[in-house]
RNA sequence: UUUCCGAAAUGGUAAACCAUGGGUAACCAUGGGGCACAAAGCCACGGGUCCUGGAAAAUAAUUUUCGGGAUAGCCGGGUUGCCGAA
Numbered sequence: 001u002u003u004c005c006g007a008a009a010u011g012g013u014a015a016a017c018c019a020u021g022g023g024u025a026a027c028c029a030u031g032g033g034g035c036a037c038a039a040a041g042c043c044a045c046g047g048g049u050c051c052u053g054g055a056a057a058a059u060a061a062u063u064u065u066c067g068g069g070a071u072a073g074c075c076g077g078g079u080u081g082c083c084g085a086a
Base pairs, nucleotide, nucleotide: 005084006083012037013036017032018031019030020029021028022027035073041079042078043077045076046075047074048071049070050069051068052067054066055065056064057063058062
């Protein structure tokens, strides 16, 4: 110095919920709020889950497929990073 790992320390992020705003919606942003997190920093590449105002088919409610969108705090993967005990 690097990798694994995660004691300590410096800090960091911010779940549910509430308010305001955006969106058909999932959900997102800001403020409050703290469940938790060693990558809960970033990226939709693969899978999962969720939504669908669009198209087609079947229709009794609605269902299926395609397309579009969301989720990184669902998992895997990629990438960047703080500290340094055993």
This is a predicted structure of an 86-nucleotide RNA (c-di-GMP-I riboswitch aptamer) from a Candidatus Zixiibacteriota bacterium. The model forms 95% of the base pairs in the Rfam consensus. The source organism's lineage runs through Bacteria, Pseudomonadati and Candidatus Zixiibacteriota. The coordinates come from a structure-prediction model, not an experiment, and the mean pLDDT is 87.